[in-house]
RNA sequence: UGAGUACGCUGGGUGAUCGCGUCGGCGCUCGUCGCCGCCGAGGAAAGUCCGAACUCCAUAGAGCACGACGCUGGCUAACGGCCAGUGAGGGUAACCUCAAGGACAGUGCCACAGAAACAUACCGCCGCGCGCGAGCGCGGUAAGGGCGAAAUGGCGAGGUAAGAGCUCACCGGCAGCCGGGUGACCGGCUGGCCGCGGUAAACCCCGUCGGGAGCAAGGCCAAGCAGGAGGAGUGGCGCUUCGGCGCCCGCGGGCUGCUCGUCCGUCUACCUCCGGGUUGGCUGCUAGAGGCGGCGGGUAACCGUCGUCCGAGAGAGAUGAUCGCCGCCUGGCAUGCCGCAAGGCGGUCAGGUACAGAAUUCGGCUUAUCGGCCUACUCAAACC
Repeated sequence: UGAGUACGCUGGGUGAUCGCGUCGGCGCUCGUCGCCGCCGAGGAAAGUCCGAACUCCAUAGAGCACGACGCUGGCUAACGGCCAGUGAGGGUAACCUCAAGGACAGUGCCACAGAAACAUACCGCCGCGCGCGAGCGCGGUAAGGGCGAAAUGGCGAGGUAAGAGCUCACCGGCAGCCGGGUGACCGGCUGGCCGCGGUAAACCCCGUCGGGAGCAAGGCCAAGCAGGAGGAGUGGCGCUUCGGCGCCCGCGGGCUGCUCGUCCGUCUACCUCCGGGUUGGCUGCUAGAGGCGGCGGGUAACCGUCGUCCGAGAGAGAUGAUCGCCGCCUGGCAUGCCGCAAGGCGGUCAGGUACAGAAUUCGGCUUAUCGGCCUACUCAAACC
């Protein structure tokens, strides 16, 4: 200097002239009218994908179904998130990625080709016999070749009639033992044990977790109307002041899809159908699992403690427009300055300046995007 990797910050600045919204204050001709003042969109506000806070169902459980996650250990209110590690894969590397439990619970699939895909010999090689010869028969073989995504662990040597873990060394798997680690796992030694393959992002099994709906949740006030019809017990028991009350069973309905259980109703406050009224105002609605900073703990995510701050709350929904200068980016032109050099700093002109807008809130994930800066690290080249 160039090309990369990982985190973090930022998301243009400034001046002028006009313009907008809530809130507070003052005034007045009392209109949302004038003046003054504080404050006024994001890193994703997007997607609505996860998790919650909060509200209601509701007094809240159990089981099944269904769904999600799936290496280990931590963090968190929780999560399918984050941090650290282990294993595997990619990259020269810094680093990145992983739908990472179980194939000995069971079921399914591995097409075609090929001799054969849980089992096997097509070509070939070797031995014996027959034959004038081409060749044929019997036996052995799985090292060579072919087929295939995958074929009797791999490579080499010895050995053999030819071969084969048949033997040996190295490597891979498996088993046993020892050591290290909280653990996933790692290392060492011994063993010839080496076809009871692969596939679970196939069905499935195992473990963990999971009620439903959602701020249009919900609460209050004002105003207004018009109710009608149907359904679920001629049931049993006890008490009775004979009005009724209590319990059981059955029936209708709610609690998720089902069951248990439980609650409400059974002459009506439960359920269904038809019809009428209300579409107004207030609240929920912004002080929080909050922001910023110091100190301490921790590899880190994060935790503790102390101090400080209050940062839109709209309601058809506000924060904008124009001009100038600067910043940044891209391209062109010219060659000024510094330096031994590699190289660096500057001049001028033109164009550009992204993605994009809160609506109950928060923690994440995913997607879109013009750039710039900081820190640490990796690789390459050049100069001194």

This is a predicted structure of a 384-nucleotide RNA (Bacterial RNase P class A) from a Ktedonobacteria bacterium. Taxonomically the source falls in Ktedonobacteria (Bacteria, Bacillati, Chloroflexota). It was read from a public genome assembly, where an Rfam model found it. It matches the Rfam family "Bacterial RNase P class A". Rfam's curators write: Ribonuclease P (RNase P) is a ubiquitous endoribonuclease, found in archaea, bacteria and eukarya as well as chloroplasts and mitochondria. By type it is a ribozyme.